Predicted 3D model of a 126-nucleotide RNA (c-di-AMP riboswitch aptamer (ydaO/yuaA leader)) from a soil metagenome. Model confidence (mean pLDDT): 77 of 100. Of the family's consensus pairs, 96% are formed in the model.

[in-house]
RNA sequence: CGCCUAAUCCCCAAAGGGGAGCGGAGGACCCAGCAACAGGGGUCAAUCCGGGGUCGCCAGGUGGCAGCUCCGGACGGGCAAGCUCUUUGGCCCGAACCCGUCAGCUAACUUCGCCGGCGUUCAAGG
Numbered sequence: 001c002g003c004c005u006a007a008u009c010c011c012c013a014a015a016g017g018g019g020a021g022c023g024g025a026g027g028a029c030c031c032a033g034c035a036a037c038a039g040g041g042g043u044c045a046a047u048c049c050g051g052g053g054u055c056g057c058c059a060g061g062u063g064g065c066a067g068c069u070c071c072g073g074a075c076g077g078g079c080a081a082g083c084u085c086u087u088u089g090g091c092c093c094g095a096a097c098c099c100g101u102c103a104g105c106u107a108a109c110u111u112c113g114c115c116g117g118c119g120u121u122c123a124a125g126g
Stems, first nucleotide, its partner, number of pairs: 001119004008020005021114006031104001039102001040099004047074008056065003075094005085126004
């Protein structure tokens, strides 16, 4: 200096507190939905489907379920050094965590977060 992300900026001498800004959650009428069971739900792009391998449990007529792993597809997200939109091609990501039996939407209102991780630049066109 630049990138991902809401995760930045400013004020008070500082601890600490405050403000702005950007995000998340809860929460009426109306609307929606109505049971139980396998509980259910939230942040996030981070979901779904098919197939193979391995392994645990159940079953005992070729099967079912869970975990791990590999391949493919659909779909979602990010990147290119003036910025934004868009097209084509290219390279990547699809994790992790939280609430705790409980939450649809939701005005007023209530409340929480501002961490962390990285290093692209001989892609092109409008």